[in-house]
The RNA shown here (transfer RNA) has 74 nucleotides and comes from a Verrucomicrobiaceae bacterium. It was read from a public genome assembly.
RNA sequence: UGCCUCAUGGUGUAAUGGUAACACAGCAGAUUCUGAAUCUGUUAUUCAAGGUUCAAAUCCUUGUGAGGCAACCA
Numbered sequence: 001u002g003c004c005u006c007a008u009g010g011u012g013u014a015a016u017g018g019u020a021a022c023a024c025a026g027c028a029g030a031u032u033c034u035g036a037a038u039c040u041g042u043u044a045u046u047c048a049a050g051g052u053u054c055a056a057a058u059c060c061u062u063g064u065g066a067g068g069c070a071a072c073c074a
Stems, first nucleotide, its partner, number of pairs: 001070007010024004018054001026042005047063005
């Protein structure tokens, strides 16, 4: 320098262009002598900016960050 892949709650991961969801964690409550465990409820999420579309996490462009491969140098 070029190419490819990835970026979603606190963490891990889903979502055929059509309600953003699951598990864990957190918080509140129930249960318990207390704690753990269990049960119930609940909070919070699409990397940024544009574009296409009736509709974008998803498609396109650019940027940012991370990873991989190649080239260059030695």

Background: Rfam family: tRNA. By type it is a transfer RNA. The source organism's lineage runs through Bacteria, Verrucomicrobiota, Verrucomicrobiia, Verrucomicrobiales and Verrucomicrobiaceae.